RNA sequence: CUGUGCUAGGUGGGGGGCUAGCGGUCCCCUAUAUCCACAACCCGCUACAGUGGAGCCGAAGGGUUCCCCGAGGGGGGGGGCAGGAGGGUCUGCCUUGGAUAAGCGGUGAUGAGGGUCGAGCCCUCUGCGGCGCAUGCUUGUGAACCCCGUCAGGCCCGGAAGGGAGCAGCGGUAAGCAGGCCUCUGCGGGUGUUAGAGGAUCACUUGGCCUGAGCUGGCUGUCCAAGAAGCGCCUAUUGUCCGCCCUCGACGGAACCACGCACAG
Numbered sequence: 001c002u003g004u005g006c007u008a009g010g011u012g013g014g015g016g017g018c019u020a021g022c023g024g025u026c027c028c029c030u031a032u033a034u035c036c037a038c039a040a041c042c043c044g045c046u047a048c049a050g051u052g053g054a055g056c057c058g059a060a061g062g063g064u065u066c067c068c069c070g071a072g073g074g075g076g077g078g079g080g081c082a083g084g085a086g087g088g089u090c091u092g093c094c095u096u097g098g099a100u101a102a103g104c105g106g107u108g109a110u111g112a113g114g115g116u117c118g119a120g121c122c123c124u125c126u127g128c129g130g131c132g133c134a135u136g137c138u139u140g141u142g143a144a145c146c147c148c149g150u151c152a153g154g155c156c157c158g159g160a161a162g163g164g165a166g167c168a169g170c171g172g173u174a175a176g177c178a179g180g181c182c183u184c185u186g187c188g189g190g191u192g193u194u195a196g197a198g199g200a201u202c203a204c205u206u207g208g209c210c211u212g213a214g215c216u217g218g219c220u221g222u223c224c225a226a227g228a229a230g231c232g233c234c235u236a237u238u239g240u241c242c243g244c245c246c247u248c249g250a251c252g253g254a255a256c257c258a259c260g261c262a263c264a265g
Base pairs, nucleotide, nucleotide: 001265002264003263004262005261006260009057010056011055012030013029014028015027016026020046021045022044023043024042034054035053036052037051038050063257065255067253068252072248073247074246075245076244078242079241080240081239082238083237085235086234087233090232092231093230094227095226096225097224098223099222100221102220103219104218105216106215107214113211114210115209116208117207118206119205120204122199123198124197125196126195127194128192129191131188132187133186134185136181137180138179139178140177141176147172148171149170150169155164156163157162
């Protein structure tokens, strides 16, 4: 070195989950790796950590250790965008009120603002006027009967003479109705370019006098208070995307280590 027969060993690995822990059943990754039985109300084990059975390979690019790469998983923290929810802290944008008077505007020596004396506006009463109502005066009208006068006809009494009541008509009248007058009288008012007396008041309008430079608060600014929750802001949350840190890590690559026993040539 070769051949034959053995032995150790191998016959996938990893993440998640479960578990006191390990492995498996389950899900996922890697990618091809013998088969059977067991297993989530779990199964098998105990740091040499699936068990049992059947088969195959078997000291080789087969195994061990470390390193590189990094499919994929787990944990943490951050950012962008979008959604809905909440808040009123920032009280930022927004709305309202107040203060201030720095800027702008308005107004002011043809006098601001202030002071003072009046008038008006307001209230009460009175005179006068006016208006209205009533009364009064006056004109017209005005009663089937229960008003008047005259009463045709007719009626009643009477022997007659005569007498009586009385409708219609005619004439008049009462209340009433309608109109006219204002000379007198009474009453009334959200009455009056009217007269007088008193009151109230300084809000407004207006006049005189004194003083003599501000006044105002429309806009901006600043401050205070309140409101609202659309946006900003804040809080937690959901979805999605993108970095960062830690951790496990398949496949693949590189290095190192150990490579056994028997017989025969």